The part of an RNA shown here (small-subunit ribosomal RNA, 5' domain) has 523 nucleotides and comes from an uncultured bacterium. Its Rfam family is "Bacterial small subunit ribosomal RNA". The full RNA is in RNAcentral, with records from ENA, Greengenes and SILVA. The coordinates come from a structure-prediction model, not an experiment, and the mean pLDDT is 86.

Context: one part of a larger RNA
RNA sequence: AACGAACGCUGGCGGCGUGGAUAAGACAUGCAAGUCGAACGGACUGUAGCAAUACAGUUAGUGGCGUAAGGGUGCGUAACACGUGGGCAACCUGCCCUUGAGUUGGGGAUAGCCCGCCGAAAGGCGGAUUAAUACCGAAUGUGGCUACCGGUUCUUACCGGGACGCUAAAGCCGGGGUAACCUGGCGCUCAUGGAUGGGCCCGCGGCCUAUCAGCUAGUUGGUGAGGUAACGGCUCACCAAGGCGAUGACGGGUAGCUGGUCUGAGAGGACGACCAGCCACACUGGAACUGAGACACGGUCCAGACACCUACGGGUGGCAGCAGUCGAGAAUUUUUCUCAAUGGGGGAAACCCUGAAGGAGCGACGCCGCGUGGAGGAUGAAGGUUUUCGGAUUGUAAACUCCUGUCAUUGGUGAACAAGGGCCUGGCGUUAACUGCGUCGGGUUUUGAUAGUAGCCGAAGAGGAAGGGACGGCUAACUCUGUGCCAGCAGCCGCGGUAAUACAGAGGUCCCAAGCGUUGUUC
Numbered sequence: 001a002a003c004g005a006a007c008g009c010u011g012g013c014g015g016c017g018u019g020g021a022u023a024a025g026a027c028a029u030g031c032a033a034g035u036c037g038a039a040c041g042g043a044c045u046g047u048a049g050c051a052a053u054a055c056a057g058u059u060a061g062u063g064g065c066g067u068a069a070g071g072g073u074g075c076g077u078a079a080c081a082c083g084u085g086g087g088c089a090a091c092c093u094g095c096c097c098u099u100g101a102g103u104u105g106g107g108g109a110u111a112g113c114c115c116g117c118c119g120a121a122a123g124g125c126g127g128a129u130u131a132a133u134a135c136c137g138a139a140u141g142u143g144g145c146u147a148c149c150g151g152u153u154c155u156u157a158c159c160g161g162g163a164c165g166c167u168a169a170a171g172c173c174g175g176g177g178u179a180a181c182c183u184g185g186c187g188c189u190c191a192u193g194g195a196u197g198g199g200c201c202c203g204c205g206g207c208c209u210a211u212c213a214g215c216u217a218g219u220u221g222g223u224g225a226g227g228u229a230a231c232g233g234c235u236c237a238c239c240a241a242g243g244c245g246a247u248g249a250c251g252g253g254u255a256g257c258u259g260g261u262c263u264g265a266g267a268g269g270a271c272g273a274c275c276a277g278c279c280a281c282a283c284u285g286g287a288a289c290u291g292a293g294a295c296a297c298g299g300u301c302c303a304g305a306c307a308c309c310u311a312c313g314g315g316u317g318g319c320a321g322c323a324g325u326c327g328a329g330a331a332u333u334u335u336u337c338u339c340a341a342u343g344g345g346g347g348a349a350a351c352c353c354u355g356a357a358g359g360a361g362c363g364a365c366g367c368c369g370c371g372u373g374g375a376g377g378a379u380g381a382a383g384g385u386u387u388u389c390g391g392a393u394u395g396u397a398a399a400c401u402c403c404u405g406u407c408a409u410u411g412g413u414g415a416a417c418a419a420g421g422g423c424c425u426g427g428c429g430u431u432a433a434c435u436g437c438g439u440c441g442g443g444u445u446u447u448g449a450u451a452g453u454a455g456c457c458g459a460a461g462a463g464g465a466a467g468g469g470a471c472g473g474c475u476a477a478c479u480c481u482g483u484g485c486c487a488g489c490a491g492c493c494g495c496g497g498u499a500a501u502a503c504a505g506a507g508g509u510c511c512c513a514a515g516c517g518u519u520g521u522u523c
Stems, first nucleotide, its partner, number of pairs: 001522003005519005012370006018363002025326003029323003034065003039062002042059007072281003082205007091198002096194002099191005104138001106136002114127005143167003148161004171186006207253003214244003219241008256278004260271004283304005306317004334360001336359003342356001343354004373403004383394004407464001409459005420446011467512005472493003478507005488495002
């Protein structure tokens, strides 16, 4: 000097930050991932109607997208985990952008609903029936894949061509038209390139230990095969006997890594809270499924420990999400408000969801700012302390006089953060045209959790607001009384055994100040 600090004494206000470092211990309760009816069939409700029916709305289910992000933690990991620089002629990439082509014609089911059955429940079984952008064939093939050919190069892997073969799709919402049909938007399919995100490989760099000296059989390499998006002992069969190591292999200990933070003149040393990037993990261990992406925190299966429900047959759960509880601990907050903004998911949109986020609350935990009054005022009052008894000091300090009004209090007024969205309407493009869509405007209306907050104006009154530590030397600041090697102090030196500036109290002084000290840790 610093701190995610703790403890003691004390404590007025505000702004900005920050707050489970220990038990990756266990968790009551609520919330934290949904959305789409413009993909689909039903069910229900309302309105109009005598009714058929029409319109509007809600929604369990099928289906799509999302749930792999965001958020948390630091157990593990000494490793291509991270950082940095490269490589992939060895790779993938949903949504998004660009370009080209297409979107034809069929089929069989199934959930839901209904009926029946089993079960305490969780849930399950059977029958009948039904739809789709769910599922499955067929057609078409601009294209794509491919034996093979040519070219280039670092060999095969790259680029160009390419026979026979193989290979796709889905509709929905509008507008015009009597119709055929035309047309717009959102989708769907096959390709191309991009963007973004990832996968793999390599050089170099960053802890301790030799009281760890030898380690290794898929081990090291080859051939062939399998597997993967992809290279590879990644896996397997066979063959060879290699590979690593004093420049520290192997073993043991410790540890997430980095940008950075703290300190220091620097070199260096220590650390890795908050914020940001990467990694790892999600009760413990293992496994795969789905998918563009997971071996998946709020998914599945198996095993285990723990806990809960039970009709004893059987089931259910996972806060290292946000709050909150218990526990252990020196120690770490509210079971709060809002989606108004920013961002994310879904949707054509309106909108819905969002403990991300934005805010508020608590804690002097930190940094910064402000205040606790200002000026005058000598009889140098009283009181206290001290005294050589004359005085000295507290001390302009107080009283007293005149002012001011920061903050707090109180009365008013009162924001920014709002961009957008809805409705009406104009121009341009798309279209034969309209609608729609895209883009540029105009009018009108509407959206604020924070918040009746900040700010501003007014009122009253010095009124409500100072403590902590130290005073032997280091080290700024001294006397009296008590005690008597006792009681005690102490960071080091050391004080205390009858005159203690070192213990305890008091007066005074010094240093900081809403803090001051102590302890711990680092430099």